The part of an RNA shown here (large-subunit ribosomal RNA, domain I) has 548 nucleotides and comes from Christensenella intestinihominis. The full RNA is in RNAcentral, with records from SILVA. The coordinates come from a structure-prediction model, not an experiment, and the mean pLDDT is 84. Its Rfam family is "Bacterial large subunit ribosomal RNA". The organism belongs to Christensenella, within Bacteria.

Context: one part of a larger RNA
């Protein structure tokens, strides 16, 4: 030195565990903000660095409920206190809530600096102090008011609203490229990503100027089929309907106008006319108005206002049956024997494996306060027929040309729909559509508005579940984690869990400066001693044997 066997050290794998994650389902909730949010800074404890809570009234104050024995957070200890005259704790409602931040008195390099005005305070007087208020924009009203007479612009005051934040979902505006086409330009990716604006608990859409086809349907939305069909397409790559059928849900309404009435105004030939506003009326494709005649209350309501108000949510409460005997053990919930409950044998805990020990579970019960509010009721709103008349029924609109967009549809035979520029109707004896266009036929009534449900999503709350993970996994984060640390910055971004049933965390003695160790003691175990469960391998090493 090698090999073998045995034993240590180091090291952290593995096994077991779970406080934390992941995913899904169901229900709820779906907003917060100038009454100052989200998010922060700084404070706040007897001692207080971090986290948590809170705000100069500062781990808290008040009221009302719950609850019932200990309590002063994580978090030990000292000290000082509180509590059956009901504390701590839990719920509801209040008070307080520094400074920054939309940040809004002005400024500013966020958490700072400096003001005006009013009231109070204070000083002999200045000074100082306290409270409140003072941003901008929009709308409404009132007052005021230039050039310029009236007027208008402008100004001032008051009131109301807005502003900012938020995970996804939604609507609108704007809008790529990589990529695919085996290159690439039309095309595709894709109206996707990104950016901007806006809203709601959903949004959007929506009561036919719709489809259809000689038969009919009857707003919208979503799902299944129709169908990868009809089509579109350098007819390449690819893109890709609709009618119709079956389901989910189900709901229809209101204006403008005709006509009638009123108001202040302008013009006036003083007869009236005009425009504006308000009220009635009216809403349809079997229309409405007006004139005449008849009828006049059953019914309905998604709107608004008021009253009552079930259920539910936000604390909780009751809740059966073995402290059975023996046995192994440190420990019984194990084993043997015996018993009991069960509308409860889900689950968790307890020194190991417990229906009957504890928390619970099944089944019941419960709210002073707040929220929501099924429903009931009162007001309120809607609500008929015939004949005649020919007054009304959304105009720079429909439509056309050109240029584009969007429709599954790339200009095509290209309708329908929407923009830009230029032209520009009819008006009920009217008009649109039925995929160029024309006729006939059928069908509908544009150029105004609103509309629940079925649908989408999950920052958040509650409950439940898992052929999901089990500490290099599962979230980046089981721990003071978006922390430490890195970067000028945008941004990047860790590692790190386990003594024991219980600290019973080793009194006392010995060696040592200490660290550490040896006894003793605790414990089932200390070869569980905090560098703490198990403790593999690499690596280091001791002893013995053999070989060289």
């Nucleotide at each position: 030195a090698g090999c073998a066997c045995a034993g240590g050290g180091u090291g952290a794998a593995u096994g077991c565990c779970u406080u934390g994650g992941c995913a899904u389902c169901a229900a709820g909730a779906a907003c917060c903000g100038a009454a100052g949010a989200a998010g922060g800074a700084c404070g706040u404890g007897u001692c207080a660095a971090g986290c948590u809570g809170c705000g100069a009234a500062a781990a808290g104050c008040u009221g009302c409920g719950g609850g019932g024995a200990g309590u002063u957070g994580c978090a030990a200890g000292c000290a000082a206190a509180c509590a059956u005259u009901g504390a701590u704790c839990c719920g509801c409602a209040g008070a307080u809530a520094u400074c920054c931040g939309a940040a809004u008195g002005a400024g500013g390099g966020a958490a700072c600096u400096c003001a005006g005005c009013a009231u109070c305070u204070g000083u002999a007087a200045u000074a100082g102090g306290a409270u409140g208020u003072u941003a901008c924009c929009a709308u409404a009203u009132a007052c005021u008011g230039a050039a310029u007479u009236c007027a208008u612009a402008g100004g001032u005051a008051u009131a109301u609203g807005g502003g900012g934040g938020g995970a996804a979902c939604c609507c609108g505006g704007u809008g790529a490229a990589c990529u695919g086409a085996a290159a690439c330009a039309u095309c595709u990716a894709a109206g996707u990503a990104g950016c901007c604006g806006g809203a709601g608990g959903a949004a959007a859409g929506g009561a036919a100027a719709a489809c259809a086809a000689a038969a009919g349907u009857g707003a919208u939305u979503c799902c299944c089929a129709a169908a990868g069909u009809a089509g579109c397409g350098g007819c390449g790559a690819g893109c890709g309907a609709a009618a119709u059928g079956g389901g989910a849900a189900g709901a229809g309404g209101c204006c403008a106008a005709a006509c009638c009435g009123g108001a202040a105004g302008u013009c006036u030939u003083c007869g009236g006319a005009c425009a504006u506003c308000c009220g009635g009326g009216g809403u349809u494709g079997c229309g409405g108005g007006c004139u005449c005649a008849u009828a006049u209350a059953a019914u309905c309501g998604a709107u608004c206002u008021g009253a009552c108000g079930a259920a539910u949510a936000u604390a909780g409460c009751u809740g059966a049956a073995u402290a059975g005997c023996a046995u192994u053990g440190g420990a019984a919930a194990g084993u043997g024997c015996a018993g009991c409950c069960a509308a409860a044998g889900a689950g968790g805990g307890u020194a190991a494996a417990a229906g009957c020990c504890c928390c619970g579970u099944a089944a019941g019960c419960g709210a002073a306060a707040u929220a929501c509010g099924a429903g009931u009721u009162a007001g309120c709103g809607a609500g008929a027929u015939g004949a005649g008349u020919a007054c009304c029924a959304g105009a720079g609109u429909a439509c056309c040309a050109c240029g584009g967009g969007a429709c599954a549809c790339g200009u095509g035979a290209a309708a329908c729909c929407c923009c830009g520029u230029g032209g520009g109707a009819a008006g009920c004896c009217g008009g649109g559509a039925g995929g160029a266009c024309c006729a006939c036929c059928u069908u509908c009534c544009a150029a105004g508005c609103c509309u629940a449900a079925a649908u989408a999503u999950u920052c958040c709350u509650u409950g439940a579940u898992g052929a999901c993970c089990g500490a290099u996994a599962g979230a980046g984060a089981a721990a003071u984690a978006g922390u430490a640390c890195c970067g000028u910055g945008a941004g990047g971004g860790a590692a790190a869990g386990g003594u024991g049933a219980a600290a019973a965390g080793c009194a006392c003695c010995c060696c040592g400066g200490g660290a550490g160790g040896g006894g003793a003691g605790u414990g089932a175990a200390a070869g569980a001693g905090a560098a703490c469960c198990u403790g593999a391998a690499a690596c280091c090493u001791u002893g013995u044997g053999c070989u060289u």